[in-house]
Model confidence (mean pLDDT): 81 of 100. This is a predicted structure of an 82-nucleotide RNA (c-di-GMP-I riboswitch aptamer). The sequence was found by an Rfam model in a public genome assembly.
RNA sequence: UUUAAUAAUAAGCAAACCUGCCGAAAGGCAGCGACGCAAAGCCAAGGGUCUAAGCCGCAAGGUAUGACAGCCGGUUGCCGUG
Numbered sequence: 001u002u003u004a005a006u007a008a009u010a011a012g013c014a015a016a017c018c019u020g021c022c023g024a025a026a027g028g029c030a031g032c033g034a035c036g037c038a039a040a041g042c043c044a045a046g047g048g049u050c051u052a053a054g055c056c057g058c059a060a061g062g063u064a065u066g067a068c069a070g071c072c073g074g075u076u077g078c079c080g081u082g
Base pairs, nucleotide, nucleotide: 005081012037013036018031019030020029021028022027035070041075042074043073046072047071048068049067050066054063055062056061
């Protein structure tokens, strides 16, 4: 330095519920709260998923330019044992 497995210490993040605000919605932000997380740090350019205001359509419905990385993926990276 790399690979695989794993214990500890110190710190970190924060699901659901509830409250307030924003948003057409999905969802987001703040507070509360911990289900979990070794990348639950970052990235919406790839796959996937959600929504459908606007647009198309007689209607049913379709459509992302809106979202989600705590779905996969990409990328960077802390401590320390063998």